[in-house]
RNA sequence: UUCCGAAAAGGGCACUCCCGUCGUGAGGCGGGUUCGCAAAGCCGGGGGUCUCCUUAUCCGGGAGACAGUCCAGCCAUCGAA
Numbered sequence: 001u002u003c004c005g006a007a008a009a010g011g012g013c014a015c016u017c018c019c020g021u022c023g024u025g026a027g028g029c030g031g032g033u034u035c036g037c038a039a040a041g042c043c044g045g046g047g048g049u050c051u052c053c054u055u056a057u058c059c060g061g062g063a064g065a066c067a068g069u070c071c072a073g074c075c076a077u078c079g080a081a
Base pairs, nucleotide, nucleotide: 004079005078012037013036017032018031019030020029021028022027035068041074042073045071046070047069048066049065050064051063052062053061054060
């Protein structure tokens, strides 16, 4: 340094549900709860899913949401076997 990941140490995150709040919506944020997570850290670039608008409908187009769905990119704690 890379792989790996413990019934280790110190910390971290927070599914679902509830409350408040923002948004037309997908959803965001704050608090509580704690299913889980070694990248459950960042990133919406590609795929995917979802929402709104447009379109008679589909196709298409536009604007968005999601990384706790996959890939790419960036970065990172600890050290038993």
c-di-GMP-I riboswitch aptamer from a Gemmatimonadales bacterium, 81 nucleotides, folded computationally. Rfam family: c-di-GMP-I riboswitch aptamer. From the family's description: GEMM was predicted in a large-scale screen for bacterial structured RNA regulatory elements. The coordinates come from a structure-prediction model, not an experiment, and the mean pLDDT is 84. Taxonomically the source falls in Gemmatimonadales (Bacteria, Pseudomonadati, Gemmatimonadota, Gemmatimonadia). It was read from a public genome assembly, where an Rfam model found it.